[in-house]
Context: one part of a larger RNA
RNA sequence: CACCGCCCGUCACACCAUGGAAGUUGGCCAUGCCCGAAGUCGUUACUCUAACCGCAAGGAGGAGGAUGCCGAAGGCAGGGCUGAUGACUGGGGUGAAGUCGUAACAAGGUAGCCGUACCGGAAGGUGUGGCUGGAUCACCUCCUU
Numbered sequence: 001c002a003c004c005g006c007c008c009g010u011c012a013c014a015c016c017a018u019g020g021a022a023g024u025u026g027g028c029c030a031u032g033c034c035c036g037a038a039g040u041c042g043u044u045a046c047u048c049u050a051a052c053c054g055c056a057a058g059g060a061g062g063a064g065g066a067u068g069c070c071g072a073a074g075g076c077a078g079g080g081c082u083g084a085u086g087a088c089u090g091g092g093g094u095g096a097a098g099u100c101g102u103a104a105c106a107a108g109g110u111a112g113c114c115g116u117a118c119c120g121g122a123a124g125g126u127g128u129g130g131c132u133g134g135a136u137c138a139c140c141u142c143c144u145u
Stems, first nucleotide, its partner, number of pairs: 003108001005105001008101002011098001013095004018090003023085007031077004039070001041068004046064004052059002111132009
């Protein structure tokens, strides 16, 4: 490359990341219950026992056994946080350029835009309230010359 311009949305194709999702599968955290090793600390009418006390019997002390509390690992249950994956599904981004229309930019051919309701393949349309960041014509006010 200047209206043979610019430009909007659906749809189709490819790729990318992402939301939802019946579920599947990991990690971390704490909670309740069950079981309960080692060991400390208690209890002990049982067994053993050189040093101390005692003439002795026995006692003190010690050891073993038994037992109680605490207690790691383990098991069960329901939670919290977080990761991966998941048929299907929602929109988003990018792409040579394809399909349908032409919504916006000029009064863009119904001025446009904002809020809202309804409707429609799609841009969008209609109703309603608002704005001028609307063109044109006429009038009024103000400013400059």